[in-house]
Context: one part of a larger RNA
RNA sequence: GAUCAACGCUGGCGGCGUGCCUAAUGCAUGCAAGUCGAGCGGGGUGACCUUCGGGUCACUUACGCGGCGGACGGGUGCGUAACACGUGGGCAACCUGCCCCGAGGUGGGGGAUAGCCGUGGGAAACCGCGGGUAAUUCCGCAUGAGCUCUUCUGUCGGAGGAUGGAAGAGGAAAGGGUCUUCGGACUCGCCUUGGGAGGGGCCUGCGGCCGAUUAGCUUGUUGGUGGGGUAACGGCCUACCAAGGCGGUGAUCGGUAGCUGGUCUGAGAGGACGGCCAGCCACACGGGGACUGAGACACGGCCCCGACUCCUACGGGAGGCAGCAGCAAGGAAUCUUCCGCAAUGGGCGAAAGCCUGACGGAGCAACGCCGCGUGCGGGAUGACGCCCUUCGGGGUGUAAACCGCUUUUCUUCAGGAAGAACGUGGCGCGAGCCACCUGACGGUACUGGAGGAAGAAGGACCGGCUAACUACGUGCCAGCAGCCGCGGUAAUACGUAGGGUCCGAGCGUUGUCC
Numbered sequence: 001g002a003u004c005a006a007c008g009c010u011g012g013c014g015g016c017g018u019g020c021c022u023a024a025u026g027c028a029u030g031c032a033a034g035u036c037g038a039g040c041g042g043g044g045u046g047a048c049c050u051u052c053g054g055g056u057c058a059c060u061u062a063c064g065c066g067g068c069g070g071a072c073g074g075g076u077g078c079g080u081a082a083c084a085c086g087u088g089g090g091c092a093a094c095c096u097g098c099c100c101c102g103a104g105g106u107g108g109g110g111g112a113u114a115g116c117c118g119u120g121g122g123a124a125a126c127c128g129c130g131g132g133u134a135a136u137u138c139c140g141c142a143u144g145a146g147c148u149c150u151u152c153u154g155u156c157g158g159a160g161g162a163u164g165g166a167a168g169a170g171g172a173a174a175g176g177g178u179c180u181u182c183g184g185a186c187u188c189g190c191c192u193u194g195g196g197a198g199g200g201g202c203c204u205g206c207g208g209c210c211g212a213u214u215a216g217c218u219u220g221u222u223g224g225u226g227g228g229g230u231a232a233c234g235g236c237c238u239a240c241c242a243a244g245g246c247g248g249u250g251a252u253c254g255g256u257a258g259c260u261g262g263u264c265u266g267a268g269a270g271g272a273c274g275g276c277c278a279g280c281c282a283c284a285c286g287g288g289g290a291c292u293g294a295g296a297c298a299c300g301g302c303c304c305c306g307a308c309u310c311c312u313a314c315g316g317g318a319g320g321c322a323g324c325a326g327c328a329a330g331g332a333a334u335c336u337u338c339c340g341c342a343a344u345g346g347g348c349g350a351a352a353g354c355c356u357g358a359c360g361g362a363g364c365a366a367c368g369c370c371g372c373g374u375g376c377g378g379g380a381u382g383a384c385g386c387c388c389u390u391c392g393g394g395g396u397g398u399a400a401a402c403c404g405c406u407u408u409u410c411u412u413c414a415g416g417a418a419g420a421a422c423g424u425g426g427c428g429c430g431a432g433c434c435a436c437c438u439g440a441c442g443g444u445a446c447u448g449g450a451g452g453a454a455g456a457a458g459g460a461c462c463g464g465c466u467a468a469c470u471a472c473g474u475g476c477c478a479g480c481a482g483c484c485g486c487g488g489u490a491a492u493a494c495g496u497a498g499g500g501u502c503c504g505a506g507c508g509u510u511g512u513c514c
Stems, first nucleotide, its partner, number of pairs: 001513003005510005012372006018365002020330001025328003029325003034068003039065003042061008075283003085207007094200003099196008107141001109139002116131006147170010175188005209255003216246003221243008258280004262273004285306005308319004336362001338361003344358001345356004375405004385396004409455001410451006419441001423436005458503005463484003469498005479486002
């Protein structure tokens, strides 16, 4: 000098930040991921029609099917010494939903199932059987520009190959809405395919901890061939064959640790660190596994094993805060079970909109940095009190009182934002224009009026280092102390007082780093 600090004494205000470093210990409660009725069925309400069987229309509902999202966002740092990270390359070995640009298509059929109805089992969680039903659900058929595979062939490349041409074979689709002159038009989708953008996967050079009181390590081990698997290369996996591969330039083993941009310190070189913010990685009660999907081996999905907690009718079930708040425990120590979706961003939706503990805000804490205030001027050879004294006096000290002034801040009254653009409606050929509406913070910030010096100072230190000295008490006691060292009867070093020094809403102490 620095600090995610803590402790002691003290404490007026504001702005901006920061706030479980320990037990990746266990968690009550609420919330944190839904949305779409313009894909479909059913339910509810209302209106109309009715041959009394029912039908049509409008509104509504997320119960079920279906679609998209739940792989983002948010948390934590356990593990990891590794291509995990950083940086530079490579993929002639790869994938990519939504989005953008381009090309072509969207024909005609079939089957099932939930919800529902009936019925049964169970304490519950839930489950079974029968019947019937829709779709942008599922499955054949048709078509195939381009796509995939095979064969022939041209061109190119250093290369396993890349890129063209021809032939054969293979494989697609889904509808909804508005308007309608009933022909269709527009629009949102759907299918195939080329390219892009952004995102990801894999390989690799180099770089960054400690220990040799760890010296040898290795059998899928190292390589090859065939096969499997993957989006893809690969000993990734498997069978067979060979006997290799790594290591004193430190293998293996052990310890420690998320990595980085950066942060702190330092003239620099360097050293130390990686909290907040940002990028990457890893994890989600411990361990294992796959399913779905463009994407996961999936924090608030599934299955199994285990520990723990809860319910139970004892047969069986339920759960996972390292999301936001909050509780317990541990600890020197770390906050509200707050407000709002107004803004920004995200998911869904044609949109209106819905959801969003992301986020925007407020609350608590001198935890940090910065700013402001606690008044300003005058006022005595100088009150009182207190302290010292050589008893003459000296100090506190212009300090106070007292006089004048100001009102930042404070109290109170009044006014009162920016952050708002979107959106909706209307107009315009169009660029656009007009009107209306939307603010959690917040009656806050800010502005003005009134009042009154009014409500606001402490902490450590004074032997040397080191700035600041006397008196009394104590008597190697009580005590101090960062180092040197003080204290045994005049102690500037202990305790108290007066005085002084240094900082100041802080001041000291302790821990840690340079």